[in-house]
The part of an RNA shown here (small-subunit ribosomal RNA, central domain) has 350 nucleotides and comes from an uncultured bacterium. Its mean pLDDT, the model's own confidence on a scale to 100, is 90.
Context: one part of a larger RNA
RNA sequence: CUGGGCGUAAAGGGCGCGUAGGCGGGCGGAGAAGUCGGUCGUGAAAUCUCCGGGCCCAACCUGGAGGGGCCGGCCGAGACUCCUUGUCUUGAGGGGCGCAGAGGAGCCUGGAAUUCCCGGUGUAGCGGUGAAAUGUGUAGAGAUCGGGAGGAACACCGGUGGCGAAGGCGGGGCUCUGGGCGCACCCUGACGCUGAGGCGCGAAAGCGUGGGGAGCAAACGGGAUUAGAUACCCCGGUAGUCCACGCGGUAAACGAUGACGACUAGGUGUGGGGGGGUUCAGUCCCUUCCGUGCCGCAGCUAACGCAUUAAGUCGUCCGCCUGGGGAGUACGGCCGCAAGGUUGAAACUC
Numbered sequence: 001c002u003g004g005g006c007g008u009a010a011a012g013g014g015c016g017c018g019u020a021g022g023c024g025g026g027c028g029g030a031g032a033a034g035u036c037g038g039u040c041g042u043g044a045a046a047u048c049u050c051c052g053g054g055c056c057c058a059a060c061c062u063g064g065a066g067g068g069g070c071c072g073g074c075c076g077a078g079a080c081u082c083c084u085u086g087u088c089u090u091g092a093g094g095g096g097c098g099c100a101g102a103g104g105a106g107c108c109u110g111g112a113a114u115u116c117c118c119g120g121u122g123u124a125g126c127g128g129u130g131a132a133a134u135g136u137g138u139a140g141a142g143a144u145c146g147g148g149a150g151g152a153a154c155a156c157c158g159g160u161g162g163c164g165a166a167g168g169c170g171g172g173g174c175u176c177u178g179g180g181c182g183c184a185c186c187c188u189g190a191c192g193c194u195g196a197g198g199c200g201c202g203a204a205a206g207c208g209u210g211g212g213g214a215g216c217a218a219a220c221g222g223g224a225u226u227a228g229a230u231a232c233c234c235c236g237g238u239a240g241u242c243c244a245c246g247c248g249g250u251a252a253a254c255g256a257u258g259a260c261g262a263c264u265a266g267g268u269g270u271g272g273g274g275g276g277g278u279u280c281a282g283u284c285c286c287u288u289c290c291g292u293g294c295c296g297c298a299g300c301u302a303a304c305g306c307a308u309u310a311a312g313u314c315g316u317c318c319g320c321c322u323g324g325g326g327a328g329u330a331c332g333g334c335c336g337c338a339a340g341g342u343u344g345a346a347a348c349u350c
Base pairs, nucleotide, nucleotide: 003322004321005320006319007304008303012318014201015200016199017198021194022193023192025088026087027086028085029084031082033081034080035077036076037075038074039073040072041071048066049065050064051063052062053061054060091191092188093187094186096183097182098181099180103177104176105175106174107173108172109171110154115149116148117147118146119145120144121143125136126135162169163168206247207246208245209244210243211242215241216240220236221235222234223233258317259316260315261314262313263312266295267294268293269292270291271290272289273288274287275286276285277284299306300305323350324349325348332343333342334341335340
């Protein structure tokens, strides 16, 4: 519980598409459901208020008067909401011309490096650590040169740089494909915002089937350290990490800050576009739109801090919180192959 809140105290859903619903731009007309006014009806008694009365007073009982709300009928008002109709272009969408980008998917491809294999040279070690040892090497290692195989990741460029709704995205080329921004102001004419359910996407780990496996590496084995050492360090090493398809659906899924719109000093970087000036030159300057950082006024904040990318001033819609532990547990439901996920208590206790 008609309250106050949600960056860090409890609290923004991981993200999107969208159903119902809620909310919704300018001007004119009509209607009159909401709304407002008038009038009539109704509004039992008791209760309530006022003026009296009765029990000594009061409570209580009682007479009279009164009012209100609710509801209904009729008449009226027409600002606002609503309904309907006409119209408009600024919200929204579309068309045209340009632009940037690790946005997504598939296919192809390159070089460096690690490892392994083959061959040459070559000999006594290599490796590893705080120091060692396990390990490895005269069956020729390590080093070095040549050749080959295979997998994974892409140095420099690279940037509080870009793209994406979020998760996330980085060698190169091609094909298919989503979104965004700018310019002129051609078209539609409110077509919009949000979004309970629902549907889809969703890092890593994990699961299923099949493939792949270089490096790394849970588990595991060994060597050290230590009182011990189920660790930290060292030598190995299997799942896994990779691919295809399917499942899972979580996270410090974070800006710990929901979406959309409007308004409110500036300064300084940086990415993309337009216009003007200037230049040998996208060379520099001015301006404008979009993005992304830093600093900072008013204002806000418990403070820290935020500050036109708001945590300022407002509006609409959704989600969520309501002392700590018990507990994100139990039970039940739903989902899942499982692991588990989701929804989510209470006793008791401080």